Background: A computed fold for a 74-nucleotide RNA from Prosthecobacter sp., annotated as transfer RNA. It matches the Rfam family "tRNA". The family's RNA type in Rfam is transfer RNA. The coordinates come from a structure-prediction model, not an experiment, and the mean pLDDT is 82.
[in-house]
């Protein structure tokens, strides 16, 4: 240069058959229990789904160019 894969919460991924309110663990935060801590249970925050643009009456989900980042090839 080319061809394939991956980018969703602070970590690590789930959802990619277009319409459910964007979700799960852990981590943080508050709270219950205990003498404390630690486990355990409740519960509250956290996201324009990598970025612009197209297509759709609606898009994380289809489609294009870019960014990053893995692989394999000359």
């Nucleotide at each position: 240069g080319c061809g394939c894969c991956c980018g969703u919460a602070g970590c690590u991924c789930a959802g990619u058959g277009g319409a459910u309110u964007a979700g799960a663990g852990c981590a943080c935060c508050g709270g219950a229990u205990u003498u404390c801590u630690a486990a355990u249970c409740c519960g509250a925050u956290g996201g324009u789904c990598g970025u612009u643009g197209g297509u759709u009456c609606g898009a994380a989900u289809c489609c294009a160019a870019c960014c990053g980042g893995g692989c394999g090839u000359g």